RNA sequence: GACCCAUCCGGAGCGGCUGAGAGACCUGGCUCAGUGACGCCGCAGCAACCCGUACAGCAGGGAGUCCCCCUGCCCCGAAGGUGCUACUGCCAGGACCGAUGGAAA
Numbered sequence: 001g002a003c004c005c006a007u008c009c010g011g012a013g014c015g016g017c018u019g020a021g022a023g024a025c026c027u028g029g030c031u032c033a034g035u036g037a038c039g040c041c042g043c044a045g046c047a048a049c050c051c052g053u054a055c056a057g058c059a060g061g062g063a064g065u066c067c068c069c070c071u072g073c074c075c076c077g078a079a080g081g082u083g084c085u086a087c088u089g090c091c092a093g094g095a096c097c098g099a100u101g102g103a104a105a
Base pairs, nucleotide, nucleotide: 013043014042015041016040017039021032022031023030025094026093027092028091029090044085045084046083047082049081050080051077052076057073058072059071060070061069062068
C1' cells in the first nucleotide's frame, strides 16, 4: 500500500392511492399506526458499493532532456447502476447461512 471480513457508527422525505396492522423468519420486549402506519406510484434526497472524475499534490512506471505519457491515491459526485431515506443498521434470545477450529464440540 492492496484485498477480504469483523466491530463501532453516521447520513437522507414530500405528494398521490390504498385502508390495518408494521418493524427480514420465530418468541419476548420496545416503538410506529384511522392525526392513515406498512405497501404501491411519482418526484426528490443520502451514501461513494459499482462507476465517473478537472486542476494541483503524492507514489510507482515509461520515455524524454525539458517538464511529456500511463497507473494508483487524494479531492470531488454531472450522468448511469445498486442500496437506502423512524426507533443503535429497534433490542434480546433462537432458527437459518457462512467462516475459523477441530475426532467432535
Molecule: SAM riboswitch aptamer (S box leader)
Organism: Arthrobacter sp. Leaf137